Predicted 3D model of a 99-nucleotide RNA (SAM riboswitch aptamer (S box leader)) from a marine sediment metagenome.
Its Rfam family is "SAM riboswitch aptamer (S box leader)". About the family: The SAM riboswitch is found upstream of a number of genes which code for proteins involved in methionine or cysteine biosynthesis in Gram-positive bacteria.

[in-house]
């Protein structure tokens, strides 16, 4: 770069000791303890394997993941309602894998 996903799922404990949730918003989590590290667990099934296959079975090994839709929204186009504002799609960005 390129091509798949992105409304499901699945936490205990140590250390630690305030700050996370990508984003100058908006909700929210956190001292009843936030980040990162660390054991230990689990979840999913991209790579992986099993079957002749497969939209089916497995989970050793390689990643990833374990609060809220990728938290919502923010840029476009439509549609209801038009005072706030609700809804449907795409785009950008963003993450994960495999190339």
């Nucleotide at each position: 770069c390129u091509u798949a996903u992105c409304a499901a799922g699945a936490a205990a404990g140590g250390u630690g000791g305030a700050g996370g949730g990508a984003u100058a918003g908006g909700c929210c989590c956190u001292u009843u303890g936030a980040a990162a590290c660390c054991u230990u667990a689990g979840c999913a099934a991209c790579c992986u394997u099993c079957u002749u296959a497969a939209c089916g079975g497995a989970a050793a090994g390689g990643u990833g993941c374990u609060a809220a839709a990728u938290c919502c929204a923010g840029c476009g186009u439509c549609c209801c309602a038009u005072u706030u504002g609700g809804g449907a799609u795409g785009a950008g960005a963003g993450a994960u894998a495999a190339g």
Background: The RNAcentral record of the sequence draws on MGnify. The coordinates come from a structure-prediction model, not an experiment, and the mean pLDDT is 84.